[in-house]
Context: one part of a larger RNA
RNA sequence: GGAUGAACGCUGGCGGCGUGCCUAAUACAUGCAAGUCGAACGCUCCGCAAGGAGAGUGGCGAACGGGUGAGUAACGCGUUGGUGACCUGCCCUGAAGUGGGGGAUAACGGAUCGAAAGGUCCGCUAAUACCGCAUAAUUUCUCGUGAGUUAGAGAAGCGAGAAGGAAGCCGAAAGGCGCUUUAGGAGGGGCCUGCGUCCCAUCAGCUAGUUGGUAGGGUAAAAGCCUACCAAGGCGAUGACGGGUAGGGGACCUGAGAGGGUGACCCCCCACAAUGGAACUGAAACACGGUCCAUACACCUACGGGUGGCAGCAGUAGGGAAUAUUGGUUAAUGGGCGAAAGCCUGACCCAGCAACGCCGCGUGAACGAAGAAGGCCUUCGGGUUGUAAAGUUCUUUUGACCGGGAUGAGGAAGGACAGUACCGGUCGAAUAAGUCUCGGCUAACUACGUGCCAGCAGCCGCGGUAACACGUAGGAGACGAGCGUUAUCC
Numbered sequence: 001g002g003a004u005g006a007a008c009g010c011u012g013g014c015g016g017c018g019u020g021c022c023u024a025a026u027a028c029a030u031g032c033a034a035g036u037c038g039a040a041c042g043c044u045c046c047g048c049a050a051g052g053a054g055a056g057u058g059g060c061g062a063a064c065g066g067g068u069g070a071g072u073a074a075c076g077c078g079u080u081g082g083u084g085a086c087c088u089g090c091c092c093u094g095a096a097g098u099g100g101g102g103g104a105u106a107a108c109g110g111a112u113c114g115a116a117a118g119g120u121c122c123g124c125u126a127a128u129a130c131c132g133c134a135u136a137a138u139u140u141c142u143c144g145u146g147a148g149u150u151a152g153a154g155a156a157g158c159g160a161g162a163a164g165g166a167a168g169c170c171g172a173a174a175g176g177c178g179c180u181u182u183a184g185g186a187g188g189g190g191c192c193u194g195c196g197u198c199c200c201a202u203c204a205g206c207u208a209g210u211u212g213g214u215a216g217g218g219u220a221a222a223a224g225c226c227u228a229c230c231a232a233g234g235c236g237a238u239g240a241c242g243g244g245u246a247g248g249g250g251a252c253c254u255g256a257g258a259g260g261g262u263g264a265c266c267c268c269c270c271a272c273a274a275u276g277g278a279a280c281u282g283a284a285a286c287a288c289g290g291u292c293c294a295u296a297c298a299c300c301u302a303c304g305g306g307u308g309g310c311a312g313c314a315g316u317a318g319g320g321a322a323u324a325u326u327g328g329u330u331a332a333u334g335g336g337c338g339a340a341a342g343c344c345u346g347a348c349c350c351a352g353c354a355a356c357g358c359c360g361c362g363u364g365a366a367c368g369a370a371g372a373a374g375g376c377c378u379u380c381g382g383g384u385u386g387u388a389a390a391g392u393u394c395u396u397u398u399g400a401c402c403g404g405g406a407u408g409a410g411g412a413a414g415g416a417c418a419g420u421a422c423c424g425g426u427c428g429a430a431u432a433a434g435u436c437u438c439g440g441c442u443a444a445c446u447a448c449g450u451g452c453c454a455g456c457a458g459c460c461g462c463g464g465u466a467a468c469a470c471g472u473a474g475g476a477g478a479c480g481a482g483c484g485u486u487a488u489c490c
Stems, first nucleotide, its partner, number of pairs: 001490004006486005013361006019354002021319001026317003030314003035060003040057002043054004067272003076197004081192003086189003091185008099133001101131002108123006139163007168177003198244003205235003210232008247269004251262004274295005297308004325351001327350002333347001334345004364394004374385004399427006408417001434479005439460003445474005455462002
């Protein structure tokens, strides 16, 4: 000098765009943050009907989006490849099919237990819920064959046998939306791999599922992933093992670069959801606003028993030098569901607060004295503040008031922001300047007070009676809605 998610002191006019718990991954009152579909289904209620509402069965979604950085030194991340060892709901393209049956169950009715949360028994009913049957191959499995390819191999292909599927709804119809099996695609993911990835050797030896094999299990899938048996291996100064610290990257800051430092905001990946563990459902979770168990904490209780999880958005307490509103709208963008109308969406878009940052604008302009008054200094002559003020003329950014008034909405209507931005008019210099410094480094000097006191200070150092270094005043210098200080990095 540059930089900051900054804080503190003094000061503070406006706008645009950003940013805003870095500390206690501490505890949380309250509200909201994930629903939707009646064109899958029975029922209840309202209604003359059309139609609408409700809980339930069923479907899809809730694995996205949003938060945090605790853990993790790891194939976690980055990058290069591999998968002949794999999966993939919704979406797109192609092929084939959608025949015929059955038994239940919630809702509901009745009875009943409980303070509640929530149950129990009996009876009734539907489906795109559930279960058989038929049909089927390029699907799966077994057996045989398998040119050739590859770094390597079990792939593909061909033949035989066995197994294995479905659901309807809307519409007058045409048709549409679905469902089943299958081939391919797109996008997404799992696993493996070369290389890279902080400090300590005052951590030097570590390891029994450990290293490999065989067999079996297991998974979508390779594998000690797991189990039994067998062998005795495997890693290590090219730093194993141990300890400390830490989410990684794109990027950001600095620097001529090399490098050094950082990982806020935005994007990608990972991990986590009070703490620890587990599985269920599902295409996908071992699941933030799902389930179960344990623990701690908190709350309700009729003492028998229950309920909860803001590292979602606001907000509260606490901690702290320190970080905002319990706001508005689904108008736009995106997402979920739905045939659609639409519903939901604290994602998002906006508004509010904060000079926290960057950028822009203003606080007036021109003229105006050999120079008012006042202040300060003075060698008492004067000098300086100083064209500064006053005064004259002018302007109106900004401000106040009045009027008009959007783009954002591709398409008739529909705009949270918003009567905002912007435009026009009227008024009047009106509403708007500070902070730090002045011994040298370092731009800027005098007077008074104080008297090694009070104090200053980044370093050198000032202060003990004329202090350009302390305090005040006048003047000056620097920057300017900021200026200084502190902290940290280069």
Predicted 3D model of a 490-nucleotide part of an RNA (small-subunit ribosomal RNA, 5' domain) from an uncultured bacterium. Rfam family: Bacterial small subunit ribosomal RNA. Rfam links the family to the GO terms structural constituent of ribosome and ribosome. The prediction has a mean pLDDT of 85.